Context: one part of a larger RNA
RNA sequence: GGCGCAAGGGGGAUGCCUUGGCAUUGGUAGCCGAUGAAGGACGUAGCGAUCUACGAUAAGCCACGGGAAGUCGAAAGCAGGCAAUGAUCCGUGGAUUUCCGAAUGGGGAAACCCGGCAGAGCAAUACUCUGUCAACUCCUAGUGAAUAAAAUAGCAUUGAGUAGGGAACCUCCUGAACUGAAACAUCUAAGUAGGGAGAGGAAAAGAAAUCAACCGAGAUUCCGCUAGUAGUGGCGAGCGAACGCGGAAGAGGCCAAACCAAGAGUAGUAAUACUUUUGGGGUUCGGACUGAGUACGGUAUUGACAAAGGUUAGUAGAAUGAAAUGGGAAGUUCAACCAUAGAGCGUGAGAGUCGCGUAUACGAAAACUUGAGUCAGCCAUCAGUAUCCAGAGUACCGCCGGACACGUGAAACCCGGUGGGAAUACGGGGGGACCACCCUCCAAGCCUAAAUACUCACCAAUGACCGAUAGUGUAUAGUACUGUGAAGGAAAGGUGAAAAGAACCCCUGGCGGGGAGUGAAAAAGAACCUGAAACCUUGUGCCU
Numbered sequence: 001g002g003c004g005c006a007a008g009g010g011g012g013a014u015g016c017c018u019u020g021g022c023a024u025u026g027g028u029a030g031c032c033g034a035u036g037a038a039g040g041a042c043g044u045a046g047c048g049a050u051c052u053a054c055g056a057u058a059a060g061c062c063a064c065g066g067g068a069a070g071u072c073g074a075a076a077g078c079a080g081g082c083a084a085u086g087a088u089c090c091g092u093g094g095a096u097u098u099c100c101g102a103a104u105g106g107g108g109a110a111a112c113c114c115g116g117c118a119g120a121g122c123a124a125u126a127c128u129c130u131g132u133c134a135a136c137u138c139c140u141a142g143u144g145a146a147u148a149a150a151a152u153a154g155c156a157u158u159g160a161g162u163a164g165g166g167a168a169c170c171u172c173c174u175g176a177a178c179u180g181a182a183a184c185a186u187c188u189a190a191g192u193a194g195g196g197a198g199a200g201g202a203a204a205a206g207a208a209a210u211c212a213a214c215c216g217a218g219a220u221u222c223c224g225c226u227a228g229u230a231g232u233g234g235c236g237a238g239c240g241a242a243c244g245c246g247g248a249a250g251a252g253g254c255c256a257a258a259c260c261a262a263g264a265g266u267a268g269u270a271a272u273a274c275u276u277u278u279g280g281g282g283u284u285c286g287g288a289c290u291g292a293g294u295a296c297g298g299u300a301u302u303g304a305c306a307a308a309g310g311u312u313a314g315u316a317g318a319a320u321g322a323a324a325u326g327g328g329a330a331g332u333u334c335a336a337c338c339a340u341a342g343a344g345c346g347u348g349a350g351a352g353u354c355g356c357g358u359a360u361a362c363g364a365a366a367a368c369u370u371g372a373g374u375c376a377g378c379c380a381u382c383a384g385u386a387u388c389c390a391g392a393g394u395a396c397c398g399c400c401g402g403a404c405a406c407g408u409g410a411a412a413c414c415c416g417g418u419g420g421g422a423a424u425a426c427g428g429g430g431g432g433a434c435c436a437c438c439c440u441c442c443a444a445g446c447c448u449a450a451a452u453a454c455u456c457a458c459c460a461a462u463g464a465c466c467g468a469u470a471g472u473g474u475a476u477a478g479u480a481c482u483g484u485g486a487a488g489g490a491a492a493g494g495u496g497a498a499a500a501g502a503a504c505c506c507c508u509g510g511c512g513g514g515g516a517g518u519g520a521a522a523a524a525g526a527a528c529c530u531g532a533a534a535c536c537u538u539g540u541g542c543c544u
């Protein structure tokens, strides 16, 4: 030095565990904000920091309800308190709630600086405290120029509102490229990603100028088919309906106008005419108008009351003993019991009967919520068809675009730009160029629940999901750290049943160690469960 064997060190794999995650299901909730949010800064405890809670009334104040013996947060300890005159704790409501932040008296390098006005303290004009003072929009109503009157601008004022935040879902505006076409330009990706604006618990859409086919249907939305069909397409890659059928849900309403009435204004001597405002009327089964008529009813819609539920604390809740083993019994043996409860977790090892619970049955002073139903309010008839009304720079056409499954095509229908520009129910739109016939509907105004989408959050539950290099980035941390900044972004779990966490003695400056003691175990000693390999040693056998 090599090969073995044995014993250590080192290291933290493996096994077991779970405080944390992941996914899903069913409910709830679906907004918060100038009455100052979300998010922060700084403070607050008798005793340093951090987290939690709270706000100068500061780990808290008040009331009501629950609850029952301890308690003063995580978090020990010292000191000192509170509590059957019911504390701590839980729920509901209220009070307080510094400063920053939309931040809003002005400023500002956020959490700071400096003011005006009114009031209070005070001897005081100093100082301190309290309240108030941003902008914009609409409304009220006052004043009021240039310009004689009036009007307008402007100024001041009353009462409302807006702003900012929010995970996804929604609507609108804007809008790529990689990619695919085995290259690439039309095309595709895709109206996707990204950007902007806005709204709600959903949003959007929505009561036929719709379809259909000579039969008929009867708002919208969503799902399953129709169907990868008909089509479209450098007829390439690809894109891709509808009619109709079956389901979920189901709901229809209101204006404008004609006509009537009242007020105001303009013209006129006046009658009157016109304009305008408000009220009635009326809305496609058309209406006004004329005639008859007041009863059957309807109501998601607007309001009030409200039976009965639900949510936010809780309450009751069955049934086992012994022996041996063991540190410890829930395991074993013997003998019992309950079960509308043998889900689960814990307890010194596998516990229906030990604890918390579970099945089941109950419960609210207060707040919130659903709401049967009742009342009010509102709506609501038939006949006639002469006259009147029925949404105009609209429909439609040319040109150019967009969107329709449809790439300009024979290209309708729908939307926008631009230039032209109707009819008036004896009228007008559509039925995929266009024309006729026929059928069908009534544009150019508005509202509308449900079925549908989503999950930041709350409750309950589940898993052929993970088990510390996994599962969230985080067993907590957006911390430490990096970066001027936007931003990036970790590692790190396990003594033991219980700290019983090793008094005392010895070596030592300490670290550390040896005894003693605790414990079932210290080869569980805090660098703490198990403790693999690499790597490093010690002893020994054999070989050289």
Base pairs, nucleotide, nucleotide: 001543002542003541004540005539006538007537008536009535015529016494017493020466021465022463023462024461025460026459027458028457029455030454031165032164039100040099041098042055043054044053046078047077050074051073061094062093063092064091065090066089070082071081072080105114106113107112115133116132117131118130119129120128121127135162136161137160138159142155143154169200170198171197172196173195174194180187184234210217211216221248222247223246224245225244231239232238252447253446254445255391259280260279261278262277263276264275265274266273267272286389287388288387289384290383291382292381297379298378299377302376303375304374305373308370309369310368311367312366314362315361316360320335321334322333323332336353337352338342344356345355346354396420397419398418399417400416401415402414406432427442428441429440430439431438481488482487501528504515505514506513507512
The prediction has a mean pLDDT of 83. The part of an RNA shown here (large-subunit ribosomal RNA, domain I) has 544 nucleotides and comes from Eubacterium sp.